Predicted 3D model of a 69-nucleotide RNA (c-di-GMP-I-GGC riboswitch aptamer) from a marine sediment metagenome. Of the family's consensus pairs, 90% are formed in the model. The sequence is in RNAcentral, with records from MGnify. The coordinates come from a structure-prediction model, not an experiment, and the mean pLDDT is 81. It matches the Rfam family "c-di-GMP-I-GGC riboswitch aptamer". Clan: c-di-GMP_I riboswitch clan.
[in-house]
């Protein structure tokens, strides 16, 4: 650098399965992504519990490591 080039990745949503949920996963499906690749470390927002505790979001934000030209 997405108003380049060769790929990549996939919101809502519909189906299946898991799960108390939040949500995950597979298909399908593209609103969009120059890291929409990983990491829950700070900050936020979700879920569940009498309450602790616990669990999710990295396609919110902010940090970190790699990554294509």
């Nucleotide at each position: 650098g997405a108003c380049a080039a060769a790929g990549c990745c996939a919101a809502a949503c519909c189906u299946g399965c898991u799960g108390a949920a939040a949500a995950g996963c597979a298909g399908g499906g593209a609103c969009g992504g120059a890291a929409a690749a990983c990491c829950a470390c700070g900050g936020g927002c979700c879920u569940u519990u009498c309450g602790a505790c616990a669990g999710g979001c990295a396609g919110c934000c902010g940090g970190g490591u790699u990554g294509c030209c």